[in-house]
RNA sequence: GGAGUCGGCCAGGCGAUCGCUGUGCCGCAAGGCAUGGAGGAAAGUCCGGGCUCCUUGGAUCAGGGUGCCAGGUAACGCCUGGGGGGUGCGAGCCCACGGAAAGUGCCACAGAGAACAGACCGCCGAUGGCCUUCGGGCACAGGCAAGGGUGAAACGGUGCGGUAAGAGCGCACCGCGCCGCCGGUAACGGCGACGGCACGGUAAACCCCACCCGGAGCAAGGCCGAAUAGGGGAACAGGUGGCGCAAGCCACGCGCGCGAUCCAGGCGUCGUUCCCGGGUAGGCUGCUUGAGGCGUGCGGUGACGCACGUCCCAGAGGAAUGAUCGCCCACGACAGAACCCGGCUUACCGGCCGGCUCCCACU
RNA sequence: GCGGGCGUAGUUCAGCGGCAGAACAUCAGCUUCCCAAGCUGAGAACGCGGGUUCGAUUCCCGUCGCCCGCUCCA
Numbered sequence: 001g002g003a004g005u006c007g008g009c010c011a012g013g014c015g016a017u018c019g020c021u022g023u024g025c026c027g028c029a030a031g032g033c034a035u036g037g038a039g040g041a042a043a044g045u046c047c048g049g050g051c052u053c054c055u056u057g058g059a060u061c062a063g064g065g066u067g068c069c070a071g072g073u074a075a076c077g078c079c080u081g082g083g084g085g086g087u088g089c090g091a092g093c094c095c096a097c098g099g100a101a102a103g104u105g106c107c108a109c110a111g112a113g114a115a116c117a118g119a120c121c122g123c124c125g126a127u128g129g130c131c132u133u134c135g136g137g138c139a140c141a142g143g144c145a146a147g148g149g150u151g152a153a154a155c156g157g158u159g160c161g162g163u164a165a166g167a168g169c170g171c172a173c174c175g176c177g178c179c180g181c182c183g184g185u186a187a188c189g190g191c192g193a194c195g196g197c198a199c200g201g202u203a204a205a206c207c208c209c210a211c212c213c214g215g216a217g218c219a220a221g222g223c224c225g226a227a228u229a230g231g232g233g234a235a236c237a238g239g240u241g242g243c244g245c246a247a248g249c250c251a252c253g254c255g256c257g258c259g260a261u262c263c264a265g266g267c268g269u270c271g272u273u274c275c276c277g278g279g280u281a282g283g284c285u286g287c288u289u290g291a292g293g294c295g296u297g298c299g300g301u302g303a304c305g306c307a308c309g310u311c312c313c314a315g316a317g318g319a320a321u322g323a324u325c326g327c328c329c330a331c332g333a334c335a336g337a338a339c340c341c342g343g344c345u346u347a348c349c350g351g352c353c354g355g356c357u358c359c360c361a362c363u
Numbered sequence: 364g365c366g367g368g369c370g371u372a373g374u375u376c377a378g379c380g381g382c383a384g385a386a387c388a389u390c391a392g393c394u395u396c397c398c399a400a401g402c403u404g405a406g407a408a409c410g411c412g413g414g415u416u417c418g419a420u421u422c423c424c425g426u427c428g429c430c431c432g433c434u435c436c437a
Base pairs, nucleotide, nucleotide: 001359002358003357004356005355006354007353008352009351010350012328013327014326015325016324017323018322020037021036022035023034024033025032026031039334043345044344046343047342048341049340050339051217052216053215054214063213064212065211066210067209068082069081070080071079072078083097084095085094086093087092098208099207103206104205105202106201107200120148121147122144123143124142127141128140129138130137131136156174157173158172159171160170161169175197176195177194179192180191181190182189183188221285222284223283224282231276232275233274234273235272236271239252240251241250242249243248255269256268257267258266292311293310294309295308296307297306298305299304329332364433365432366431367430368429369428370427373387374386375385376384381417389405390404391403392402393401410426411425412424413423414422
């Protein structure tokens, strides 16, 4: 100098004018002054928790979730450290990474055979039979699975020995399993001995094992509370008829209300007054001081924890955070809070800082 | 804001590990003097990106789009 990788941070700046909105103070009021006013994702709502209600707590089943080990945390499917596997020259990056020797299911097509398998092409034909020029040849019984072929996958792999040809048949190494010892909290790793292959794949198929989870969500929930209608109680009043022992119920009439007024008719109501509670509209609250931010020190490899100091930093309810102008530069992306918080995922113009790796050149 | 569901031909629906089907619609042919109806045939699709698996429309994850419900008391 170039290429790359990991971690952290910023998200146009400054000034002027006019607006919007929360809070505090002043003012009778109109209003004035001071001060605060979106994000790293406020997003998706995919996980976890706080908070609130479901009367409360516990256990179990169903259902759902998580899945190497250890730790962190309020908790998690998150994070940190470690193990194993894969990938890259490397720094690094990626992994739903329990169990297939508990059981069941599935493995299309192709292929002889797809799970205690199988013989299509092929190899041999030592032994037994026949022939022989004694080199061997032929046919059958039979033996075999090395090579070819099919497939995603063919019942350990490579090599040597062995054999008629072959075969863990024997041996060495590798893989696998099992046992013992050692290291490690553990996952796991190392070493030695044995077995002679038994145990194909699939659990993001059912399932088994271990652990976790009660449900709903701020439109949760709490307080205040009209008008009209309906519920309960008390006092006074109560015409006629029917039913009923009664309480009472039903019907009619009187009365009252409605159509601009009056009469007739119609419709509605079924006495009046007072009290009580539920509750609708509406209003208030929940609402932002919190697992909080920043700084320093200490413990820890780290995630994180502890102590001290310091700061208050949106809280609406048709829903505020904007507009115009000037200057500067690197010319400005994705995007807008609605109960709160911890994560994950997704979107994103560009820039800054730090650690590390590889290559080239020079000293 | 909170909760739930669904994406397959042009449209409405099946299919839920092994070649994606049906009805209506579209196009072409036959039939008819012509049209309709009828008969025969053809074209046309798994929202997108990853993963698991020999193999994914189907199973899992992410993402995009669409639809529905949500005052209180009893």